[in-house]
RNA sequence: GCUUUCAUAGUUCAACGGUAGAACACCCGACUGAUAAUCGGGAAAUACAAGUUCAAGUCUUGUUGAAAGCACCA
Numbered sequence: 001g002c003u004u005u006c007a008u009a010g011u012u013c014a015a016c017g018g019u020a021g022a023a024c025a026c027c028c029g030a031c032u033g034a035u036a037a038u039c040g041g042g043a044a045a046u047a048c049a050a051g052u053u054c055a056a057g058u059c060u061u062g063u064u065g066a067a068a069g070c071a072c073c074a
Base pairs, nucleotide, nucleotide: 001070002069003068004067005066006065007064010024011023012022013021018054026042027041028040029039030038047063048062049061050060051059
């Protein structure tokens, strides 16, 4: 340098082009003499920029980052 794959909540993962969810973690409450466990509730995310579409996490292009393969290396 070329090709492919990947990027969603603090973490690990979901999501036929049509309401962005779950588990763990975090916060509040219930329970308890207190803590843990358990139960109820809450906050929290689509890497960035364009395009297509009535509608994009999803499709297309570019950029950034990560991983793998290939090439070059006097």
A computed fold for a 74-nucleotide RNA from a Chloroflexota bacterium, annotated as transfer RNA. Its mean pLDDT, the model's own confidence on a scale to 100, is 84. Rfam family: tRNA. Rfam's curators write: Transfer RNA (tRNA) molecules are approximately 80 nucleotides in length. The source organism's lineage runs through Bacteria, Bacillati and Chloroflexota. The RNAcentral record of the sequence draws on ENA.